[in-house]
This is a predicted structure of a 353-nucleotide part of an RNA (large-subunit ribosomal RNA, domain IV) from a Pseudomonadota bacterium. Taxonomically the source falls in Pseudomonadota (Bacteria, Pseudomonadati). Its Rfam family is "Bacterial large subunit ribosomal RNA". Its family is annotated with ribosome and structural constituent of ribosome in the Gene Ontology. The RNAcentral record of the full RNA draws on ENA.
Context: one part of a larger RNA
RNA sequence: CCCUGGUCAAGGAACUCGGCCAACUGACCCCGUAACUUCGGGAGAAGGGGUGCCUGCUGGCGUGAGGAGGUUUUCCCUCCGAAGCGUUGGCGGGUCGCAGUGAAAUGGGGGUUGCGACUGUUUACCAAAAACACAGGACUCUGCGAACUCGUAAGAGGACGUAUAGGGUCUGACGCCUGCCCGGUGCCGGAAGGUUAAGGGGAGAUGUCAGCGCAAGUGAAGCAUCGAACCGAAGCCCCGGUAAACGGCGGCCGUAACUAUAACGGUCCUAAGGUAGCGAAAUUCCUUGUCGGGUAAGUUCCGACCUGCACGAAUGGCGUAACGACAUCCCCGCUGUCUCGACCAGGGACUCA
Numbered sequence: 001c002c003c004u005g006g007u008c009a010a011g012g013a014a015c016u017c018g019g020c021c022a023a024c025u026g027a028c029c030c031c032g033u034a035a036c037u038u039c040g041g042g043a044g045a046a047g048g049g050g051u052g053c054c055u056g057c058u059g060g061c062g063u064g065a066g067g068a069g070g071u072u073u074u075c076c077c078u079c080c081g082a083a084g085c086g087u088u089g090g091c092g093g094g095u096c097g098c099a100g101u102g103a104a105a106u107g108g109g110g111g112u113u114g115c116g117a118c119u120g121u122u123u124a125c126c127a128a129a130a131a132c133a134c135a136g137g138a139c140u141c142u143g144c145g146a147a148c149u150c151g152u153a154a155g156a157g158g159a160c161g162u163a164u165a166g167g168g169u170c171u172g173a174c175g176c177c178u179g180c181c182c183g184g185u186g187c188c189g190g191a192a193g194g195u196u197a198a199g200g201g202g203a204g205a206u207g208u209c210a211g212c213g214c215a216a217g218u219g220a221a222g223c224a225u226c227g228a229a230c231c232g233a234a235g236c237c238c239c240g241g242u243a244a245a246c247g248g249c250g251g252c253c254g255u256a257a258c259u260a261u262a263a264c265g266g267u268c269c270u271a272a273g274g275u276a277g278c279g280a281a282a283u284u285c286c287u288u289g290u291c292g293g294g295u296a297a298g299u300u301c302c303g304a305c306c307u308g309c310a311c312g313a314a315u316g317g318c319g320u321a322a323c324g325a326c327a328u329c330c331c332c333g334c335u336g337u338c339u340c341g342a343c344c345a346g347g348g349a350c351u352c353a
Base pairs, nucleotide, nucleotide: 001348002347003346004345005344006343007342008341010339011338014337019334027051028050029049030048031047036041038173052095053094054093055092056091057090058089059088060087061086062085063084066080067079068078069077070076096100108332109331110330111329113327114326115324116323120132121131136171137170138169139168140167141166142165148157149156150155174319175318176317177316179249180248181247184246185245186242187241188240189239190238193237194236195235199231200230204226205225206224207223208222211218212217250268251267252266253265254264277311278308289305290304291303292302293301
């Protein structure tokens, strides 16, 4: 010097990103317990008091001599129950120590806000969470040889189930709610029309060749090769619907008898221009916004304001009791975290052998 423990004057978080760590608390009995609340809870809230040993008195329970009753009276059953013993309470008196759950095991507590309802699940070996899941909600598919999944298939799962069932997607208890847009994309519906593949269809063309022709050439049938109209589904175009489908939800100018602001008006654009609620927020750049609270002093925190760079309604919005090894801020208690260090014990390191 390091590790693991132990103790400390005065102060008591001044430490630090942050009370990380350590300390305090702790068992049982009694008293007593707030806001809020889904009336269950919150609660072990908080906050107090008691606890050993000896002795006296007084209860409960067990056992139990014995007694009473019943009876299918060699037996068995039910009830009462002395003393003693065992066990467990209450009340009083006394007694010892610094200290009586005398060691050990054995919650620190409270307030505020965010997120997630909750118990659960997870990155085996850096993340346990506000991530995943979850009951509940919604949309959608599926009529049964179901949809869907695995398999080339047979077949199997779904399910020995049958729409109060099963699959997929989103949301995520509960409460109050969930606005406007179907122009784009997707999905669903649509006996018309447009476009349209293979295939059908064969107008026509070409090669070859008998024949004809002096030749140039022409050229039947056959065999081949091309091949125009026309008939051809779904899809797409088209017409509708649909947003708890993917998604989207404006700009400029003017206006009120102080000023400021603009209920009001004008204009352009759009499919429609963000409703309720919330808002410097896990979202706010400017920003340590401004005001209020808390501190002697507060880029954090809480409450407001609204100028929302760039919240917003099941990619859910806003609340919410309970819950949380979650995150933020504050307070009480407590402490070697610190001022600021000291000492003790054990084990290392180190020196020597």